[in-house]
């Protein structure tokens, strides 16, 4: 320098192709259960999707630029 993959909640992930209120698990908080903890049960909070711009009534999703990490080639 060229090509490719990944970035979504504290952690790990689905959703992207085919645009329409972002999913699940762990964790965390509250209550019940327990002498207490753990287990179990019920409920809650937490992300507006790496960043910027564009298209659209509407963007995690489409387009452009860009940042970080990894892989391949030179």
């Nucleotide at each position: 320098c060229g090509g490719g993959a990944a970035g979504u909640a504290g952690c790990g992930u689905a959703g992207c192709c085919u645009g329409g209120u972002a999913u699940c698990g762990c964790g965390u908080c509250u209550g019940c259960u327990u002498u207490g903890g753990g287990u179990g049960c019920a409920g809650g909070a937490g992300g507006c999707c790496g960043g910027a711009g564009g298209u659209u009534c509407g963007a995690a999703u489409c387009c452009u630029c860009u940042c970080u990490u990894c892989c391949c080639g030179a």
Transfer RNA from a Holosporales bacterium, 74 nucleotides, folded computationally. The sequence was found in a public genome assembly. Rfam family: tRNA. About the family: Transfer RNA (tRNA) molecules are approximately 80 nucleotides in length. The coordinates come from a structure-prediction model, not an experiment, and the mean pLDDT is 80.